[in-house]
Context: one part of a larger RNA
RNA sequence: CCCUCGUUAAGGAACUCGGCAAAAUGACCCCGUAACUUCGGGAGAAGGGGUGCCUCUGGAGACAGAGGCCGCAGAGAAGAGGUCCAGGCGACUGUUUAUCAAAAACACAGGUGCUUGCAAAAACGAAAGUUGACGUAUAAGUGCUGACGCCUGCCCGGUGCUGGAAGGUUAAGGAGAGAGGUUAGCUGGUAUAAACUAGCGAAGCUUUGAACCGAAGCCCCAGUAAACGGCGGCCGUAACUAUAACGGUCCUAAGGUAGCGAAAUUCCUUGUCGGGUAAGUUCCGACCCGCACGAAAGGCGUAACGUUCUGGACACUGUCUCAACGAGGGACUCG
Numbered sequence: 001c002c003c004u005c006g007u008u009a010a011g012g013a014a015c016u017c018g019g020c021a022a023a024a025u026g027a028c029c030c031c032g033u034a035a036c037u038u039c040g041g042g043a044g045a046a047g048g049g050g051u052g053c054c055u056c057u058g059g060a061g062a063c064a065g066a067g068g069c070c071g072c073a074g075a076g077a078a079g080a081g082g083u084c085c086a087g088g089c090g091a092c093u094g095u096u097u098a099u100c101a102a103a104a105a106c107a108c109a110g111g112u113g114c115u116u117g118c119a120a121a122a123a124c125g126a127a128a129g130u131u132g133a134c135g136u137a138u139a140a141g142u143g144c145u146g147a148c149g150c151c152u153g154c155c156c157g158g159u160g161c162u163g164g165a166a167g168g169u170u171a172a173g174g175a176g177a178g179a180g181g182u183u184a185g186c187u188g189g190u191a192u193a194a195a196c197u198a199g200c201g202a203a204g205c206u207u208u209g210a211a212c213c214g215a216a217g218c219c220c221c222a223g224u225a226a227a228c229g230g231c232g233g234c235c236g237u238a239a240c241u242a243u244a245a246c247g248g249u250c251c252u253a254a255g256g257u258a259g260c261g262a263a264a265u266u267c268c269u270u271g272u273c274g275g276g277u278a279a280g281u282u283c284c285g286a287c288c289c290g291c292a293c294g295a296a297a298g299g300c301g302u303a304a305c306g307u308u309c310u311g312g313a314c315a316c317u318g319u320c321u322c323a324a325c326g327a328g329g330g331a332c333u334c335g
């Protein structure tokens, strides 16, 4: 010097990102116990007092009451809640990154949309078949939301989905007008013939091929937002000023309702005011100028709960002022 412990004057968080760590609290009995609340809780709230031994009385006894005795200390050692106030998030118990994250993430009961009438939808499988289910819409699958309370506004123009079928468009296929190629033959040329060559050209074969017929889809017409999503700008105006209930105008499918708001969201920003502190970029309460909240990617509240996050207070302490001593084990020195 390091590790693990023990004790410490005065102070008591001045330490530090942060009371991290440590200290403190701790059992049982009695008294007593607030806001809030979903009336269950909160609650062991908080905060107090007691605890040994002897004698007597009561009692079956545990034990209770009265009187007395001893110690610094009577739950005599060990083991055994720190508490309170306020706020964010998540209702809760649960689950998770085996090996850096336990959470505000996941799940959840509850809510709601969609699909599915049974040989169900959905899923696995070339198929047979199986699961769903030996179930049957109070069921099954799937998406979103996430207890509970109060609620959940406007927009269907775009995208999606559902329904519709009059019209437009439209594939394979059907149809086959016509066109091309080939050539028996005919005509002509050279020619007695044979042969060659030019034109026309039946049937067949072949290469193509217009009209017309032709489903879904798309166009089209409706519906649908707890489907994907979206939810404006400029100018003027009141008898101080300021502001604008009011008016004008442009655009839109419709222009953000209730509630909340410098927020897990606020850039400017340590916004401004109030509280708490001697002093507060954090915290709490307000304001609203919301860069860029907002209603099931739910909005706002909410008792209880949390190894959660944030701020404050009491108690307590070597966290600190500021370090000291001691114990054990190392390092180190000698051997």
Stems, first nucleotide, its partner, number of pairs: 001330008010321002014319001019316001027051005036041001038147001052069007070074001082314007089306002094106002110145007122131003148301004153231003158228002160224005167219003173213002178208005185200006232250005259293001260290001271287005

A computed fold for a 335-nucleotide part of an RNA from a Peptococcia bacterium, annotated as large-subunit ribosomal RNA, domain IV.
Its Rfam family is "Bacterial large subunit ribosomal RNA". Gene Ontology terms of the family: structural constituent of ribosome and ribosome.
Model confidence (mean pLDDT): 87 of 100.
The full RNA is in RNAcentral, with records from ENA.